[in-house]
RNA sequence: AUAGCGGAUCGGCUCAUCGCUACGUGCAGGAAGAAAGUAUGUAUUGCUUAAUCCCUCACGGAGAGGAAAGUCCGGGCAACAAAGAGCAACAUAGCGGUUAACGGCCGUCAGUCGGUAACGGUUGGUCACUGCCAUAGAGACGAGUCGCAUUGAAAGAUGCGGGUGGAACGAGCAUACUAUGUGUUGCAAUUCCAUGUAUACCCACGAUUGAGCGUUGCUCGCGCGAGUGGGAGGGUAGGAAGCGAGAGAAACUGCCAGUAAUGGUAAGUUCGAGAUUAAUGGUGAGCGCGCCGAAAGGCGUACAGAACCCGGCUUAUAGACCCGCUAUUUUU
Numbered sequence: 001a002u003a004g005c006g007g008a009u010c011g012g013c014u015c016a017u018c019g020c021u022a023c024g025u026g027c028a029g030g031a032a033g034a035a036a037g038u039a040u041g042u043a044u045u046g047c048u049u050a051a052u053c054c055c056u057c058a059c060g061g062a063g064a065g066g067a068a069a070g071u072c073c074g075g076g077c078a079a080c081a082a083a084g085a086g087c088a089a090c091a092u093a094g095c096g097g098u099u100a101a102c103g104g105c106c107g108u109c110a111g112u113c114g115g116u117a118a119c120g121g122u123u124g125g126u127c128a129c130u131g132c133c134a135u136a137g138a139g140a141c142g143a144g145u146c147g148c149a150u151u152g153a154a155a156g157a158u159g160c161g162g163g164u165g166g167a168a169c170g171a172g173c174a175u176a177c178u179a180u181g182u183g184u185u186g187c188a189a190u191u192c193c194a195u196g197u198a199u200a201c202c203c204a205c206g207a208u209u210g211a212g213c214g215u216u217g218c219u220c221g222c223g224c225g226a227g228u229g230g231g232a233g234g235g236u237a238g239g240a241a242g243c244g245a246g247a248g249a250a251a252c253u254g255c256c257a258g259u260a261a262u263g264g265u266a267a268g269u270u271c272g273a274g275a276u277u278a279a280u281g282g283u284g285a286g287c288g289c290g291c292c293g294a295a296a297g298g299c300g301u302a303c304a305g306a307a308c309c310c311g312g313c314u315u316a317u318a319g320a321c322c323c324g325c326u327a328u329u330u331u332u
Stems, first nucleotide, its partner, number of pairs: 001328007009320002012287007020063002023060004028056003032052001035049005065303001069314002072312005077186004084220004089182005094108005109124006125177002130174003141170001145162007190241004201231005212224004248271001250270004254265004288301005
């Protein structure tokens, strides 16, 4: 230098203008209005002031990601009576480590496949029980074929060999077994406030000899239980919390321990979306980056969009950039 392998990071910026979302501020505008004062013979009336709330307007700062995605695995959190028993089901499977946890991650061993190599893919408990092994073969785990030899009166027994096949009595495999783990449902969880209401009509079942409901796939167990199911018709309203200043199993940097994943730290720095049909945008100009071009200039600038939160995995991604390693060639 060229070709590759592994890992990490970033993934547009500025200005103008028009908007969107939730907030904050306001001697601003509008609608309502507790309460107080006042007028009147009286009043549920008028007038004045006006807490507070709603709408508008003005101003102010804030407003998506590395994957916000798939919802695949794990955890937090919440409910189910204490998560109790048995069965089933599912997941994992060399060895060691790591973590809140994991089926993730790190290290390492063996077989096998690809590559010159760096490296990458894949497999990895057990065979006592249950079951499977096409074709061929007597026979695929039940037994037992042919030939020869030995023995024997014979039947038979023992040994050796042939044939088929990937495997022939040795074994291999998983749906079997073993070990370990998993209770179930997911923020449409759950809690609070509020509207309507029926203890009415008809039918069926039931009231401790228990209808029905709840509880985890099933069975049991446990709990509630005087109503329950159906019909016909009428009525109703939704809101708040959970929800992000939720700042924590946080991230980054330094130092220390460790090969690493990771852990520690009286160190430093950083992190302020929270909607509910769902905002975070459109347009114009300039810059940056890449490609083409002699130039002027032209073209491109990805994948994508929060919905309770976090750790992973998987998938999508224009382009930029850094580190380590391998092979080949050349130069010193």